A computed fold for a 75-nucleotide RNA from an Alphaproteobacteria bacterium, annotated as transfer RNA. Its Rfam family is "tRNA". It is annotated as a transfer RNA. The sequence is in RNAcentral, with records from ENA.
[in-house]
């Protein structure tokens, strides 16, 4: 320098055009002498960034950023 994959809740991930979700974790309640488990409820996100397409974008397109991998070149 060329190419590919990935980026969504604190963590691991789903969601491939029509109101952003699950498990774990966290908080509160309940259960217990107490803790854990179980049960119930809740908080937590401008979906990596900037533009574009569209009636409508996490999703499609362009560029940029970050991580990983492959190829080429130099030494």
């Nucleotide at each position: 320098g060329g190419g590919g994959c990935u980026g969504u809740a604190g963590c691991u991930c789903a969601g491939u055009g029509g109101u952003a979700g699950a498990g774990c974790g966290c908080u509160c309640g309940u259960u217990u002498c107490a803790c854990a488990u179980g049960c119930g409820a809740g908080a937590g996100g401008u979906c990596g960034g900037u533009g574009g397409u569209u009636c409508g974008a996490a999703a499609c397109c362009a560029c940029c950023c970050a991580g990983c991998c492959c190829c080429a070149c130099c030494a």
NCBI's taxonomy places the organism under Bacteria, Pseudomonadati, Pseudomonadota, Alphaproteobacteria.